Notes
This is a predicted structure of a 120-nucleotide RNA (FMN riboswitch aptamer (RFN element)) from a Bacteroidales bacterium. NCBI's taxonomy places the organism under Bacteria, Pseudomonadati, Bacteroidota, Bacteroidia, Bacteroidales. Rfam family: FMN riboswitch aptamer (RFN element). Rfam links the family to the GO term FMN binding. The coordinates come from a structure-prediction model, not an experiment, and the mean pLDDT is 79.
[in-house]
C1' cells in the first nucleotide's frame, strides 16, 4: 500500500402565478426537480445499478418486468462541456387523472466516508 472481516456515520430533489370546475399543487397555460458507480472530458436521456412492480413459494434465495436526446460548436478525446431545441419519471391513496401532494418511509437500497482487528 492492497485485499479480507467486523462496526459506525452518511446516503433524493421538485408546481410560484393563473384558467375551468361543486371539487384538481392530479386536467389546461405556465413553473419546477434530477440518486449511485462507470466513461480518453463534468451525463435524469450512453453502459450498469438502486428504489418499485409481477409470478412461483409458508417465507426467502432466485427468476421476470421497468422511462427518456437530438442538432451545431470546441477539442486528441464529450449522446457528459458550450449554444439551441426536445424528451422522461414506480406503487397505493385522493370530492378530479399526480415526477412535484399524502402514504408505505423515523423504512429500505445502489453506494460514499471513517474506524478497529488479525492475516496474507
Nucleotide at each position: 500500500c492492497a485485499a479480507a472481516u467486523u462496526c459506525u456515520u452518511c446516503g433524493g430533489g421538485g408546481c410560484a402565478g393563473g384558467g375551468u370546475g361543486a371539487a384538481a399543487u392530479u386536467c389546461c397555460c405556465g413553473a419546477u426537480c434530477g440518486g449511485c458507480g462507470g466513461u480518453u472530458a463534468u451525463a435524469g436521456u450512453c453502459c450498469g445499478c438502486g428504489a418499485g412492480c409481477u409470478u412461483a413459494u409458508a417465507a426467502a434465495a432466485u427468476a421476470g418486468c421497468a422511462g427518456g436526446u437530438c442538432c451545431g460548436g470546441u477539442g486528441a478525446a464529450a449522446u457528459u462541456c458550450c449554444g439551441g431545441a426536445a424528451c422522461c419519471g414506480a406503487c397505493a391513496g385522493u370530492u378530479a387523472a399526480a415526477g412535484u401532494c399524502u402514504g408505505g418511509a423515523u423504512g429500505g437500497u445502489a453506494g460514499a466516508a471513517g474506524a478497529a482487528u488479525a492475516u496474507u